Overview: Model confidence (mean pLDDT): 81 of 100. A computed fold for a 73-nucleotide RNA from uncultured Sporichthya sp., annotated as transfer RNA. Its Rfam family is "tRNA". Rfam describes the family as follows. Transfer RNA (tRNA) molecules are approximately 80 nucleotides in length. The RNAcentral record of the sequence draws on MGnify. The source organism's lineage runs through Bacteria, Bacillati, Sporichthyales, Sporichthyaceae and Sporichthya.
RNA sequence: ACCUUCAUAGCUCAGGGGAUAGAGCGUCUGGCUACGAACCAGAAGGUCGCAGGUUCGAUUCCUGCUGAAGGUA
Numbered sequence: 001a002c003c004u005u006c007a008u009a010g011c012u013c014a015g016g017g018g019a020u021a022g023a024g025c026g027u028c029u030g031g032c033u034a035c036g037a038a039c040c041a042g043a044a045g046g047u048c049g050c051a052g053g054u055u056c057g058a059u060u061c062c063u064g065c066u067g068a069a070g071g072u073a
Base pairs, nucleotide, nucleotide: 001072002071003070004069005068006067007066010025011024012023013022018056027043028042029041030040031039049065050064051063052062053061
């Protein structure tokens, strides 16, 4: 330099055009308990990496950029 994959909640990830963007773990509150753990109920937490484009509609498709991983020379 070129090619491929990835970027979504604090962490690990799902979602691959239309529903208020979800799960597990974690955090917080309440219940339970003598107190914890476990368990039960609930809550908070997201510019879906950034900028454009396509579309009636983009987290999803296309382009560029940034970052990460791998590969070729």